Notes
Small-subunit ribosomal RNA, 3' major domain from a Candidatus Gastranaerophilales bacterium, 486 nucleotides, folded computationally. Its mean pLDDT, the model's own confidence on a scale to 100, is 82. NCBI's taxonomy places the organism under Bacteria, Bacillati, Candidatus Melainabacteria, Candidatus Gastranaerophilales.

Context: one part of a larger RNA
RNA sequence: UGACGGGGACCCGCACAAGCGGUGGAACAUGUGGUUUAAUUCGAAGCAACGCGAAGAACCUUACCAGGGCUUGACAUCUGACGAACCUUUGUGAAAGCAGAGGGUGCUCUUCGGAGAGCGUCAAGACAGGUGGUGCACGGUUGUCGUCAGCUCGUGUCGUGAGAUGUUGGGUUAAGUCCCGCAACGAGCGCAACCCUCGUCGUUAGUUGGUCAUAUCGGUAUACUGAUAUGUAUCUCUCUAGCGAGACUGCCGGUGAUAAACCGGAGGAAGGUGAGGACGACGUCAAAUCAUCAUGCCCCUUAUGUCCUGGGCUACACACGUGUUACAAUGGCUGGUACAACGAGCAGCAAACUCGCGAGGGCAAGCAAAUCUCUUAAACCCAGUCUCAGUUCGGAUUGCACUCUGCAACUCGAGUGCAUGAAGUCGGAAUCGCUAGUAAACGCAGAUCAGCACGCUGCGUUGAAUACGUUCCCGGGUCUUGUACA
Numbered sequence: 001u002g003a004c005g006g007g008g009a010c011c012c013g014c015a016c017a018a019g020c021g022g023u024g025g026a027a028c029a030u031g032u033g034g035u036u037u038a039a040u041u042c043g044a045a046g047c048a049a050c051g052c053g054a055a056g057a058a059c060c061u062u063a064c065c066a067g068g069g070c071u072u073g074a075c076a077u078c079u080g081a082c083g084a085a086c087c088u089u090u091g092u093g094a095a096a097g098c099a100g101a102g103g104g105u106g107c108u109c110u111u112c113g114g115a116g117a118g119c120g121u122c123a124a125g126a127c128a129g130g131u132g133g134u135g136c137a138c139g140g141u142u143g144u145c146g147u148c149a150g151c152u153c154g155u156g157u158c159g160u161g162a163g164a165u166g167u168u169g170g171g172u173u174a175a176g177u178c179c180c181g182c183a184a185c186g187a188g189c190g191c192a193a194c195c196c197u198c199g200u201c202g203u204u205a206g207u208u209g210g211u212c213a214u215a216u217c218g219g220u221a222u223a224c225u226g227a228u229a230u231g232u233a234u235c236u237c238u239c240u241a242g243c244g245a246g247a248c249u250g251c252c253g254g255u256g257a258u259a260a261a262c263c264g265g266a267g268g269a270a271g272g273u274g275a276g277g278a279c280g281a282c283g284u285c286a287a288a289u290c291a292u293c294a295u296g297c298c299c300c301u302u303a304u305g306u307c308c309u310g311g312g313c314u315a316c317a318c319a320c321g322u323g324u325u326a327c328a329a330u331g332g333c334u335g336g337u338a339c340a341a342c343g344a345g346c347a348g349c350a351a352a353c354u355c356g357c358g359a360g361g362g363c364a365a366g367c368a369a370a371u372c373u374c375u376u377a378a379a380c381c382c383a384g385u386c387u388c389a390g391u392u393c394g395g396a397u398u399g400c401a402c403u404c405u406g407c408a409a410c411u412c413g414a415g416u417g418c419a420u421g422a423a424g425u426c427g428g429a430a431u432c433g434c435u436a437g438u439a440a441a442c443g444c445a446g447a448u449c450a451g452c453a454c455g456c457u458g459c460g461u462u463g464a465a466u467a468c469g470u471u472c473c474c475g476g477g478u479c480u481u482g483u484a485c486a
Stems, first nucleotide, its partner, number of pairs: 001486002003483003007480007015470002019434005026325008034316002042053002064311007073127001077126002079123005086103007107116003129300002132298003139293001140289003143285001145283001150189006156165003169180003195277004200245007209235003212231008248271001251265005327427001331386006343374003348367002353362003393424001398419007440462007
C1' cells in the first nucleotide's frame, strides 16, 4: 500500500421489512446430469451452465454411428494432353457411384493453319482439406462485479524509502454531483449532458389519412343512419412526419454558512435525472469461446479428408433447472355483443363466394401496400345454464377417422373431428420476481421457418397492493481500526 475480520462509524440497492404473484407437490413441454446405446456429435458448470450456443435435428442441417464408395480429392491456384459446353439414354446399385450408347458443335480474334476465354475429362505433383488438439500460446467478441462511483496522471510539497498528498475533512447529491475549507494547483478516463422513443403546443405538408358535400344501394319512427363511388370541396379536428418551442431549481416562501443544496408553493402537458432505451471507467475471474470468424504450435493425409444410404442427436429406472396447463363459482359452458397496438406480405399476404361439423379444400378480386390482405383481438360486458362434486373442473393418455406441408411424416411433424377422461382439491424444508401504467391477468404480431413455438423478441388491453423503517440476511461504496496474510 492492499486484502481480510462472526472490529467500529456513515451511506446505498426489491438487500431485508411491508405487500402482490409464483417456484418447490400434479400432468405435460423443454434443457441438463446420470444411465443406456453402434451412435445417443460438441460446447456451456455457483451467482455469471441448465427454453444456454440452437431466430426452429423427419432428409438436409450434422459435426456422431453402421454400411457402400473416392484419393490432387466436395472446394482454390498452377502445368500438360484431349474434348465445346451441354442434352438424351441403357445396365447395375439403397443412393453415391461404376460400366456404356447416341446427339451436339457455340463465343472472341484470325494470315483460315490455328490461337484465346470459359467449361468438362484424364495424368503427374506442388498442394487442397480437417467442426482434429491446445481459449493455460493468441486476436476479435462476450459475460460478470456494475450504470457500482470510482480509477489515474503532470507539476509541486512531505517522507531515507515503499509511498503519501491531491482523492482526506464540514455539508450536499443518483453521482469523486456541487459548495466551503485545506500543501496543494491543475488535468484525463468514468458521472451528467450531447443521441433515440414517449408525453404538451406551434408551424410546414394533405395522399393512400381525417372531415364535408353529392350520387347510388340498403335499413328506417322520414329525426336519421350504414356501405360504396365521385369530388374545381377542405386540412378546423384525428393522424402521419419534418422543423421548432418547452423544464432551467427559472420564479415565490422557508431552512441552511450570505454557499452548494433541501423542503413547500405557484404557474405548467410535464418539476426537480419528466418516463424508458442506447451508452458499461481502470481493472477482476489464466471467466467463456480454436465449433461464427481469424490465428501460432502440434497432429491426420487411400484418412482425423470427402460423397452417399440408413440410423442417431427424439433412448429412459431415476435426479435437478426453466416453463405451460390446472386443481375451479372472482369459475366452466352456450348464445349475443364492444374496444387495440407493434408488425409482416410476390416462390408472398390472400378478401368475397362456395364445399366441409372442423383442420381445411375449390374458385378467385385486391395488394411490392397509411390504399389490398394477414385482421373476427382476448380477457371485458349482457343473457342463460351448471351448484361444490374429482364435477358440465381438469385435460394427460389411448383408439378410430381425417387435414396440411414436404421426394418422404415408421423410427420422428403440426393440426382437426368423434370417443376415451389419468394425476391433480393450492403444494414440506426451502426459494424467486416485482415499487406504477409496474406486478398480475388477457390476447396479438414478428424473427427462424416447406412444415413445426408452452421458447424468444416486441406490441397493446384491463390494471392493483405495499414501503413503518434500516436492528437483522445478501451485495456494494467511503472513512477508520486490528492483523503470525501478500
It matches the Rfam family "Bacterial small subunit ribosomal RNA".